RNA sequence: GGGGGCAGAGCUCAGUGGUAGAGUGUGUACUUGUCAUGUACAAGACCCUGGGUUUGAUCCCCAGUACCCCUG
Numbered sequence: 001g002g003g004g005g006c007a008g009a010g011c012u013c014a015g016u017g018g019u020a021g022a023g024u025g026u027g028u029a030c031u032u033g034u035c036a037u038g039u040a041c042a043a044g045a046c047c048c049u050g051g052g053u054u055u056g057a058u059c060c061c062c063a064g065u066a067c068c069c070c071u072g
Stems, first nucleotide, its partner, number of pairs: 001071005007065001010024004018055001026042005048064005
């Protein structure tokens, strides 16, 4: 230099063209003599950035950035 992949909640990951869920973690309450476990509830991400297409984009297209892999 060329090709491919990936970017989402504190962390690890689902997800579909109609404003996003799970596990784990966190907080509160209950449970216990206490802790742990367990149960219930809650908070927490304008889905990497900028454009385009569309009635509508996290999703499709283009460019950029960061990271990973292959290759000259």
Record summary:
Transfer RNA from Ictidomys tridecemlineatus, 72 nucleotides, folded computationally. The sequence is in RNAcentral, with records from Rfam. Its Rfam family is "tRNA". Rfam links the family to the GO term triplet codon-amino acid adaptor activity. The prediction has a mean pLDDT of 82.